Predicted 3D model of a 164-nucleotide RNA (c-di-AMP riboswitch aptamer (ydaO/yuaA leader)) from Nocardioides sp. Its mean pLDDT, the model's own confidence on a scale to 100, is 75. NCBI's taxonomy places the organism under Bacteria, Bacillati, Actinomycetota, Propionibacteriales, Nocardioides.
């Protein structure tokens, strides 16, 4: 100097006054929580009440029965999802041995949390004058049973990594 990213600028104080150190602020930028209205509220069947309609029907409200689910949910971020290979625990079944009859050990089958690798993918970057091609990423972490949107209001962050 440049890239990614919200992650920049600035005031004051402290210390051993070197500093890319520590503390407290402000501005800007970023994120979370948080009304009304709206949205959300599992599926099927049955009849009931209320409203609208000439009517067929439509709308709303709760109830009963059955089925399904009970694998929590959420946040930052582009970082989701699929296929495949290897390892593989808790758990279930069967057989055998031992003994204190309910346990231990061994073999085997099922199962699959999770871990590692490969391929792809929603999406993202290099990069905003246009077209085309190319290269790269497609992670990681946090809350803790709880959170839709959301005025007022409340709270938090202002890093890290990389290239020349």
């Nucleotide at each position: 100097c440049g890239c990614u990213g919200a992650g920049u600028c600035u005031g004051g104080g402290c210390c051993a006054c070197u500093g890319a150190g520590c503390c407290c602020g402000g501005a800007g930028c970023c994120g979370g929580g948080g009304a009304a209205c709206c949205a959300c509220c599992g599926g099927u069947g049955c009849g009931g009440c209320g409203g609208c309609g000439u009517g067929a029907g439509c709308c709303g409200c709760a109830g009963c029965a059955c089925c399904a689910c009970c694998u929590g949910g959420g946040g930052u971020g582009a970082a989701u999802c699929c296929c495949u290979u290897g390892c593989g625990a808790g758990c279930c079944g069967c057989c055998g041995a031992c003994c204190g009859u309910g346990g231990u050990c061994g073999a085997u089958g099922g199962g699959g949390a999770g871990c590692a690798g490969g391929g792809g993918u929603a999406g993202g970057g290099c990069a905003c004058g246009u077209c085309g091609a190319g290269c790269c990423c497609g992670a990681a972490c946090c809350c803790g049973u709880c959170a839709g949107c959301u005025c007022a209001c409340c709270c938090g962050g202002u890093a890290g990594g990389c290239g020349u």